[in-house]
Formats: sequence, structure tokens, C1' cells
RNA sequence: UUCGACAAAUGGCAAACUCACCGCGAGGUGAGGACGCAAAGCUACGGGACUUCGCGCACGAGGCGCAGGAGUCGGCCGGGUUCACCGAA
Repeated sequence: UUCGACAAAUGGCAAACUCACCGCGAGGUGAGGACGCAAAGCUACGGGACUUCGCGCACGAGGCGCAGGAGUCGGCCGGGUUCACCGAA
């Protein structure tokens, strides 16, 4: 430097859930907590999912749709970018 994640060890992250706060909401932040993770670090560039507004359809209500506006998710996938320990070359 490149590749790998079968085994063990070190260090790292932390799903669901609970509490507090923020947000109309998706969701976010902090604390607790561990289902998992080899980039579960960062990045909304492509796809996807979701929210809200608008418009249309339907309507008792719930709802359904979209070449639209504004957003959320990096722990959905791909791309970009950076990077421990261990193992192999």
C1' cells in the first nucleotide's frame, strides 16, 4: 500500500424500548439501554421509503393519486470521501 472479516483479543458505534427537550410531522438531540455493526464514520449525488403543504379524486370519516413545493432517513441500496486493531499478500 492492497485485500479480508473465519477465529480470538483491544478500542469504537449503538436498534427496539424508557425518560427529558426540539419539530405540525417524518424525525432529531441528550441520558439510560443493547438488537446488531467491519465503516452502523462523514456526505442527500442516483434510486428508494417516509412526512408535510398544494392540487386532483372520493367522502360521514378514515382514504387514494401526483413529472409539483418544502423536508426526514447515511442502521434501505448504490456512488463519493476519510479511517483503528487483527489477519493475509
Record summary:
Predicted 3D model of an 89-nucleotide RNA (c-di-GMP-I riboswitch aptamer) from a Gemmatimonadota bacterium. Lineage of the source: Bacteria > Pseudomonadati > Gemmatimonadota. Model confidence (mean pLDDT): 80 of 100.